[in-house]
Molecule: transfer RNA
Organism: Apteryx owenii
RNA sequence: GUCAAAGUAGCUCAGCUGGGAAAGCAGUAGACUGAAGAUCUAAAGGUCCCUGGUUCAAGUCUGGGCUUUGGCA
Numbered sequence: 001g002u003c004a005a006a007g008u009a010g011c012u013c014a015g016c017u018g019g020g021a022a023a024g025c026a027g028u029a030g031a032c033u034g035a036a037g038a039u040c041u042a043a044a045g046g047u048c049c050c051u052g053g054u055u056c057a058a059g060u061c062u063g064g065g066c067u068u069u070g071g072c073a
Base pairs, nucleotide, nucleotide: 001072002071003070004069005068006067007066010025011024012023019056028042029041030040031039049065050064051063052062053061
């Protein structure tokens, strides 16, 4: 240089068949314990990388850009 993939909660990530943004871990509170760990319960935590377009409606489709990873040169 070129081609492709990925970007969603603090971390790992699901959701791509366009209409409710989920789960695990971590953190917080409660139960349990003499105390802690483990376990159980609950709540919290999101500009779905940025910016346009399509659509009644976009995490999902599409143009451009950014970052990371990989292939080729």